[in-house]
RNA sequence: CAGAGUAGCUAAAUCGCGUUAAGUGCUAUAUCAUGGGAAGUUGGAUAUAGACGAACACUAUUGUGGCGGUGGUUUAGCGCGUCCGCUG
Numbered sequence: 001c002a003g004a005g006u007a008g009c010u011a012a013a014u015c016g017c018g019u020u021a022a023g024u025g026c027u028a029u030a031u032c033a034u035g036g037g038a039a040g041u042u043g044g045a046u047a048u049a050g051a052c053g054a055a056c057a058c059u060a061u062u063g064u065g066g067c068g069g070u071g072g073u074u075u076a077g078c079g080c081g082u083c084c085g086c087u088g
């Protein structure tokens, strides 16, 4: 001098969940984890309480097609500000 590396975010694919309404998103409180280490901001997760809120349709039957700012996995892209450490 250069590089690697987190939690996560976005998109696609795939398998699911709900559509008899959970989930997602919002507010408040508390807790937890968060590059290899330290503290730490921001984001993340969990719990409780509160407010708000939806698209179902078709089929003779099996089922099928949708919808939800829906869950998981994989791939790609993005990806810690400080100090120390690691690699070249």
Base pairs, nucleotide, nucleotide: 001088002087003086008078009077010076011075012074013073014072015071016070017068018067019066026050027049028048029047030046031045032044036084037083038082040080056065057064058063

A computed fold for an 88-nucleotide RNA from uncultured Anaeroplasma sp., annotated as THF (Tetrahydrofolate) riboswitch aptamer. The prediction has a mean pLDDT of 83.